FMN riboswitch aptamer (RFN element), 128 nucleotides, folded computationally.
């Protein structure tokens, strides 16, 4: 360094305004939020290279949920324009999505959850 093995630490954001109502952070207006790997023409860095960091919610996939196949099944949204040799990732637009269970109908409130968890991190250690 890189690989195995033990141990250990981290590991999910969001209702603020108005309006109806007896009652709504749950409907209606208008807001807010984006887990984890991967790819990436963007950014940014120096030692300028096959280099090193960071960049998708709807692209591929996992993860939580769900299930009378539990080493398996299911399991949510994007299109138009532009640049290009090449972009579903840039650039402009204007649009969609959000698990159960409670409660006036919840992605944001409360519960299972001081939980699981995809995966990063860090010691220790084996043999190379």
């Nucleotide at each position: 360094a890189a690989a195995g093995a033990a141990c250990u630490u981290c590991g999910g954001g969001g209702c603020g305004g108005g309006g109806u109502g007896a009652g709504a952070u749950u409907c209606c207006c208008c807001a807010c939020c984006g887990a984890c790997g991967g790819u990436a023409a963007c950014c940014g860095a120096c030692u300028u290279g096959c280099u090193c960091g960071g960049a998708a919610g709807c692209c591929c996939g996992u993860g939580a949920g769900c299930u009378u196949u539990u080493u398996a099944g299911c399991u949510g949204a994007a299109c138009a324009g532009g640049u290009g040799a090449a972009a579903u990732u840039c650039c402009u637009g204007u649009g969609c999505c959000g698990a159960c269970g409670g409660u006036a109908u919840a992605g944001u409130c409360c519960g299972g959850a001081u939980g699981a968890g995809a995966g990063a991190g860090g010691u220790u250690u084996u043999a190379u």
Source information
It matches the Rfam family "FMN riboswitch aptamer (RFN element)". Gene Ontology term of the family: FMN binding.